[in-house]
Predicted 3D model of a 395-nucleotide part of an RNA (large-subunit ribosomal RNA, domain III) from a Gammaproteobacteria bacterium. The full RNA is in RNAcentral, with records from ENA. Model confidence (mean pLDDT): 84 of 100. Rfam family: Bacterial large subunit ribosomal RNA.
Context: one part of a larger RNA
RNA sequence: AAGUAACGAUAAAGGGGGUUAAAGUCCUCCUCGCCGGAAGACCAAGGUUUCCUGCGCAACGCAAAUCGGCGCAGGGUGAGUCGGCUCCUAAGGCGAGGCCGAAAGGCGUAGUCAAUGGGAAACAGGUUAACAUUCCUGUACCGUCCUUUACUGCGAUGGGGUGACGAAGAAGGUUAGGCGAGCCGGGCGAUGGUUGUCCCGGUUGAAGCGUGUAGGGAGGUGUGCCAGGUAAAUCCGGCGCAUCAAUCCCGAGACGUAAUCACCAUUUUUGCCGCUUCGGCGGCAGAGAGAAGUCGUUGAUACCAUGCUUCCUGGAAAAACCUCUAAGCUUCAGGUAAUGGGCGACCGUACCCCAAACCGACACAGGUGGUCAGGUAGAGAAUACCAAGGCGCUU
Numbered sequence: 001a002a003g004u005a006a007c008g009a010u011a012a013a014g015g016g017g018g019u020u021a022a023a024g025u026c027c028u029c030c031u032c033g034c035c036g037g038a039a040g041a042c043c044a045a046g047g048u049u050u051c052c053u054g055c056g057c058a059a060c061g062c063a064a065a066u067c068g069g070c071g072c073a074g075g076g077u078g079a080g081u082c083g084g085c086u087c088c089u090a091a092g093g094c095g096a097g098g099c100c101g102a103a104a105g106g107c108g109u110a111g112u113c114a115a116u117g118g119g120a121a122a123c124a125g126g127u128u129a130a131c132a133u134u135c136c137u138g139u140a141c142c143g144u145c146c147u148u149u150a151c152u153g154c155g156a157u158g159g160g161g162u163g164a165c166g167a168a169g170a171a172g173g174u175u176a177g178g179c180g181a182g183c184c185g186g187g188c189g190a191u192g193g194u195u196g197u198c199c200c201g202g203u204u205g206a207a208g209c210g211u212g213u214a215g216g217g218a219g220g221u222g223u224g225c226c227a228g229g230u231a232a233a234u235c236c237g238g239c240g241c242a243u244c245a246a247u248c249c250c251g252a253g254a255c256g257u258a259a260u261c262a263c264c265a266u267u268u269u270u271g272c273c274g275c276u277u278c279g280g281c282g283g284c285a286g287a288g289a290g291a292a293g294u295c296g297u298u299g300a301u302a303c304c305a306u307g308c309u310u311c312c313u314g315g316a317a318a319a320a321c322c323u324c325u326a327a328g329c330u331u332c333a334g335g336u337a338a339u340g341g342g343c344g345a346c347c348g349u350a351c352c353c354c355a356a357a358c359c360g361a362c363a364c365a366g367g368u369g370g371u372c373a374g375g376u377a378g379a380g381a382a383u384a385c386c387a388a389g390g391c392g393c394u395u
Base pairs, nucleotide, nucleotide: 013031014030015029016028017027018026032392033391034390035389040372041371042370043369046352047351050350051075052074053073054072055071056070060068061067080141081140082348083347084346087118088117092113093112094111098107099106100105122139123138124137125136126135142344143343144342145341146340148338149337150336151335152334153329154328158324159323160322161321166311167310168309169308172304173303174302177298178297179296180295181294182203183202184201185200186199187198188196204262205261208257209256210255215250216249217248218247219244220243221242222241223240224239225238226237228236229235263293266289267288268287269286270285271284272283273282274281275280312315358367359366374386375385376384377383
């Protein structure tokens, strides 16, 4: 220089009460304002205790601070079903032998790893200061082992099927959600009107199990033969014959049950707190009782659907699963169905997650993948105003 620039989005504050040494900033209440395809909610990545409670204010916080993602201490993450591990493979990695190379090493077969993909099974309510599909209550489901009973050709690292997949488009059936009516509970107005076609609030329920619908797909069964599927096959494939018009598979949703249950507006009561015109009113916590809980309409980008139609650029693999036999076993073992019983380990789980907690040296107007998608107007996820919820961006 200079008590100058700046104090990091112009979304905004005002008041009552409390705490305190001290309050514009902390707590609480009322009013106001802002976002609302987000400035709300939930995950993945990343962070790694930042979560909750108590006690603090040196430093950190662009000022103050009683406050804090700060300091100190204590507490907090509960799983057969969520995700991983365990099973399977892709790109890619490694790679016994092998090939190549002065050496180091490079490539690569069999294999073995590697999810961003395939693959068994859980929902609703309640509960904590802080976790919950994990705890509790209720109702389920899956895998595996064993017992018992009945029936019985079982058996794989091998064969076959399946798994199994593109893009675009259209129509249909539904549901989530929304809206309205009905129903249930309450209200009748500080100021002209308001017993009415009035006003306010509520009207919620899953997985599973049963049924097998809208719709979609495949003709089904028996039998004869066979140079195919590296051996075999009753399986698959090929060629015939006979017979039956149905049979089988997939499949949302609805309905019934789950539910004589849960939830629920409201209400009773106890305790505490705040305000008080001392009549009471409001809030929080605990315990108890508990009404209605239907119909119509609209309606998805969600489900049926890995469906259907069209097109050319012709759109993973393997395991699980089903089936077939080989060796072998064949009173055994094994398989199928049912009953009952046992077991289901280990790791993650707090909190932030378009951000003050991640990546940007910062509590930085930047960047960051996925999911959810209410009302009125609207073609709309635009836009405007609002709901739930969250904030007023630390001078």